Model confidence (mean pLDDT): 88 of 100. A computed fold for a 75-nucleotide RNA from a Fidelibacterota bacterium, annotated as c-di-GMP-I riboswitch aptamer.
């Protein structure tokens, strides 16, 4: 470089649900807490779902799917 995740090592990330906060709401920040997670690092490009003060703006990357970055083993 590429494939790929068995056993590993260092570790991460953190649902729900709880307190505090912010938004009209989907929800998202911070603390607390683990369902899980080999990208549950990032991106709203494509499809879905959700909200809205709907001709329109907006939320989800832990819904599938590309994109790109990155440990560690094995081949």
């Nucleotide at each position: 470089c590429u494939g790929u995740g068995a056993u590993a090592a260092g570790g991460g990330c953190a649902a729900a649900c709880c307190g505090g906060g912010a938004g009209c709401g989907a929800u998202c920040c911070c603390g607390g807490g683990a369902c899980g997670c080999a990208a549950a690092g990032c991106c709203a490009c494509g499809g879905g779902u959700c909200u809205c003060a709907c001709u329109g703006a907006g939320a989800c990357a832990g819904c599938c799917g590309g994109g790109u970055u990155g440990c560690c083993g094995c081949a």
The organism belongs to Fidelibacterota, within Bacteria. It matches the Rfam family "c-di-GMP-I riboswitch aptamer". Rfam links the family to the GO term cyclic-di-GMP binding.